This is a predicted structure of a 66-nucleotide RNA (Fluoride riboswitch aptamer (crcB RNA motif)) from a Rhodospirillales bacterium. Of the family's consensus pairs, 100% are formed in the model. It was read from a public genome assembly, where an Rfam model found it. Lineage of the source: Bacteria > Pseudomonadati > Pseudomonadota > Alphaproteobacteria > Rhodospirillales. Rfam family: Fluoride riboswitch aptamer (crcB RNA motif). On this family, see Baker et al., Science 2012: "Widespread genetic switches and toxicity resistance proteins for fluoride".
[in-house]
RNA sequence: AAGAGGUAUGGGGAUGGAGUCCCCCAAAACCGCUCCUUCGGGGGAGCUGAUGACUCCUGCAGGCGU
Numbered sequence: 001a002a003g004a005g006g007u008a009u010g011g012g013g014a015u016g017g018a019g020u021c022c023c024c025c026a027a028a029a030c031c032g033c034u035c036c037u038u039c040g041g042g043g044g045a046g047c048u049g050a051u052g053a054c055u056c057c058u059g060c061a062g063g064c065g066u
C1' cells in the first nucleotide's frame, strides 16, 4: 500500500413524509419493466407503482353518493 474482518456512525433500496422490520454499501450501495430494431452501443413504441415489505399521512387518477 492492497485485501479481509469487526465496531461505531452515516448512506442507499425507479416519484413525497413518518414509524417498524428486512436487505445492501463504505465511495460504493442505488438509478423499474415489456416489445421492436441494431453485431453491440444506440434508437423507437408501450406498461406498472408515491412502500424493499407492512401501517399511516400527503399528492395524483378513477367510480359512487350527498
Stems, first nucleotide, its partner, number of pairs: 009026005016057006032047006